[in-house]
RNA sequence: GGCCGAGUAGCUCACCGGGUAGAGCGCCUGUUUCACACGCAGGAAGACCUGGUUCGAUUCCAGGCUUGGCCA
Repeated sequence: GGCCGAGUAGCUCACCGGGUAGAGCGCCUGUUUCACACGCAGGAAGACCUGGUUCGAUUCCAGGCUUGGCCA
């Protein structure tokens, strides 16, 4: 330098044939306990960035950024 893949909650990952984005673990509050833990109930928290298409974009298109692999 060329090609391919990945980027979604604090972490690991789903979902992504365009139409209000979820799980597990973790975190917070309550309950329970003498207390802690477990259990139970509830809650907070997110689509890498910038443009474009569209009534509507996490999803499609273009360009970047980060990262993994292959070739040279």
This is a predicted structure of a 72-nucleotide RNA (transfer RNA) from a soil metagenome. It matches the Rfam family "tRNA". By type it is a transfer RNA. The prediction has a mean pLDDT of 84.